[in-house]
RNA sequence: GCUCGUGUGGCGGAAUCGGUAGACGCAACGGACUUAAAAUCCGUCGGACUAAUAAUCCGUACCGGUUCAAGUCCGGUCACGAGCA
Numbered sequence: 001g002c003u004c005g006u007g008u009g010g011c012g013g014a015a016u017c018g019g020u021a022g023a024c025g026c027a028a029c030g031g032a033c034u035u036a037a038a039a040u041c042c043g044u045c046g047g048a049c050u051a052a053u054a055a056u057c058c059g060u061a062c063c064g065g066u067u068c069a070a071g072u073c074c075g076g077u078c079a080c081g082a083g084c085a
Base pairs, nucleotide, nucleotide: 001084002083003082004081005080006079007078010026011025012024019068028044029043030042031041032040046058047057048056061077062076063075064074065073
C1' cells in the first nucleotide's frame, strides 16, 4: 500500500427482511430474609433537563447520504484485528 472483519449502557452480548434501541447475563445500588454475613428473593440500573424514578429531548466509533423510518443500506474518516504484497 491492497483486501476482509469488527466498533451498541460500567463489562460481556442480543436486536429475523430497515419499523418505536439496549433482550439476557455479570457488576453496582436499594429492600426483604439473618444475631450478623453469605446464598436466595424483589426492585432499580445510558445521558440531559427536573423537586421527581413523571413528562420531554438526546444517545449504536465519527461525518455525511438514501428513506416516511437506519444499530442495520450507501460513501468517506478513525481505531482495533486478520490476510496479502
Transfer RNA from Saccharofermentans sp., 85 nucleotides, folded computationally.
It was read from a public genome assembly.
Its Rfam family is "tRNA". Its family is annotated with triplet codon-amino acid adaptor activity in the Gene Ontology. Rfam classes the family as a transfer RNA.
Its mean pLDDT, the model's own confidence on a scale to 100, is 82.
The organism belongs to Saccharofermentans, within Bacteria.